Source information: SAM riboswitch aptamer (S box leader) from uncultured Psychroserpens sp., 125 nucleotides, folded computationally. The prediction has a mean pLDDT of 78. Of the family's consensus pairs, 97% are formed in the model.

[in-house]
RNA sequence: AUGUUAUCAAGAAAGGCGGAGGGAUUAGACCCAUUGAAGCCUUAGCAACCCUUAAACUUAUUAAGAAGGUGCUAAAUUCUACUCAGUUAUUCGAUUCAUUUAUCGACAAGCUAGAUAGAUAACCC
Numbered sequence: 001a002u003g004u005u006a007u008c009a010a011g012a013a014a015g016g017c018g019g020a021g022g023g024a025u026u027a028g029a030c031c032c033a034u035u036g037a038a039g040c041c042u043u044a045g046c047a048a049c050c051c052u053u054a055a056a057c058u059u060a061u062u063a064a065g066a067a068g069g070u071g072c073u074a075a076a077u078u079c080u081a082c083u084c085a086g087u088u089a090u091u092c093g094a095u096u097c098a099u100u101u102a103u104c105g106a107c108a109a110g111c112u113a114g115a116u117a118g119a120u121a122a123c124c125c
Stems, first nucleotide, its partner, number of pairs: 003123006013043005021032003026081004044073003049069002051065005077117001082114002085112003091106005
């Protein structure tokens, strides 16, 4: 590398160097950026995966903590894309009816759920 499991709408920025891009990838949208992007460095912070302490202990777990190993510090993983998925406003069509209406169907914004992809951690190898 691959694989397994868990999490991903919360939280947390200043300075120096740098000098035009950046938001993972493809497309679209939207946004950030010369009032300084990416990247590198320093310091600070957030969080609590590993971890530490205590309780419990067959297992599962609960509470507190932050020395150390990672991670992170614009916007939901920025949003959308996939589903003979669910729900369903509006609109349109057909039938019925004098009209109101009723039934059926189509498209399908939005919402929900799932999938795919990705990120991070721990383990595996």